[in-house]
Context: one part of a larger RNA
RNA sequence: CUAUUCUGAAGGAACUCGGCAAAUUACAUGCGUAACUUCGGAAGAAGCAUGACCCAUUCGUAGGCAACUAUGGAUGGGUGGCACAAACUAGGGGGUGGCGACUGUUUAUCAAAAACACAGGGCUCUGCGAAGUCUUUAAGACGACGUAUAGGGUCUGACGCCUGCCCGGUGCUGGAAGGUUAAGAGGAGAUGUGCAAGCAUUGAAUCGAAGCCCCAGUAAACGGCGGCCGUAACUAUAACGGUCCUAAGGUAGCGAAAUUCCUUGUCGGGUAAGUUCCGACCUGCACGAAUGGCGUAACGACUUCCCCACUGUCUCCAGAGUAGACUCA
Numbered sequence: 001c002u003a004u005u006c007u008g009a010a011g012g013a014a015c016u017c018g019g020c021a022a023a024u025u026a027c028a029u030g031c032g033u034a035a036c037u038u039c040g041g042a043a044g045a046a047g048c049a050u051g052a053c054c055c056a057u058u059c060g061u062a063g064g065c066a067a068c069u070a071u072g073g074a075u076g077g078g079u080g081g082c083a084c085a086a087a088c089u090a091g092g093g094g095g096u097g098g099c100g101a102c103u104g105u106u107u108a109u110c111a112a113a114a115a116c117a118c119a120g121g122g123c124u125c126u127g128c129g130a131a132g133u134c135u136u137u138a139a140g141a142c143g144a145c146g147u148a149u150a151g152g153g154u155c156u157g158a159c160g161c162c163u164g165c166c167c168g169g170u171g172c173u174g175g176a177a178g179g180u181u182a183a184g185a186g187g188a189g190a191u192g193u194g195c196a197a198g199c200a201u202u203g204a205a206u207c208g209a210a211g212c213c214c215c216a217g218u219a220a221a222c223g224g225c226g227g228c229c230g231u232a233a234c235u236a237u238a239a240c241g242g243u244c245c246u247a248a249g250g251u252a253g254c255g256a257a258a259u260u261c262c263u264u265g266u267c268g269g270g271u272a273a274g275u276u277c278c279g280a281c282c283u284g285c286a287c288g289a290a291u292g293g294c295g296u297a298a299c300g301a302c303u304u305c306c307c308c309a310c311u312g313u314c315u316c317c318a319g320a321g322u323a324g325a326c327u328c329a
Stems, first nucleotide, its partner, number of pairs: 001324008010315002014313001019310001027051005036041001038158001052079012080084001092308004097303002099300002104116002120156007132142003159295004164225003169222002171218005178213003184207002189202005226244005253287001254284001265281005
């Protein structure tokens, strides 16, 4: 010096991206226990005390006819130690946000998560030789020895309150007529050849399916959800008015957010000092309602910030044990 283990004055996160690592806590009994809550929880919340051994009194339990033996509790008194759950074993705790309801699943070998799944919700297809799937087109099989309270597809994701407007585009569904339209049917004619009959080639009108055009419906289908100008008796702002465009101009709720560029926005809180954090404001570059919106108890090896306890993380390093490295033999 490397690895590993232990100890440490005073301070106690000043370390650091970050308390990473380490330390603290740890058992049993008694007491005690907040907000919030889906009334189940939260909760071992937090926090406090006691615990070894000896004696006495007293109440049990098991066995026994009894004497008594074994064992447990309660009360009182005492003894020893630095230390009595004496070793080993053995939760640190609290507060506030974000995300995801939860238990679960995942990148075998750099990612365990806010990703996936989930119960619940919606839409849609399918009437049975079902739809859908596998298979060369067939046979066959799954679906299912099931039958719409069933099966397939797709989106969302417990629960609570809700889920606004737009069908112009794309998709899907339905549609009486009309337009367009392939093969095919049709055959007015035309051409070649031939004396002719004929043979061969070509061919207008007309008839002719789905589709497309067209007409409707449909957004928990794919998706979309404006601009300019003026106006109130201080100023500022604009409930109000005008105008242009659109299929319709973003409703409720939330908002510098896992979304805010300008930005360390501004104000308040916390600190002596806070680009993070929490609460507000709204000027939303570029939130927004099942590509779900906003809340939410419980839960999380998730993530942000703060506090208590604790510590060699640090101020600032020191010593010791073990195994190496190194030097000498």
Annotation
This is a predicted structure of a 329-nucleotide part of an RNA (large-subunit ribosomal RNA, domain IV) from an Alphaproteobacteria bacterium. It matches the Rfam family "Bacterial large subunit ribosomal RNA". Its family is annotated with ribosome and structural constituent of ribosome in the Gene Ontology. NCBI's taxonomy places the organism under Bacteria, Pseudomonadati, Pseudomonadota, Alphaproteobacteria. It was read from a public genome assembly.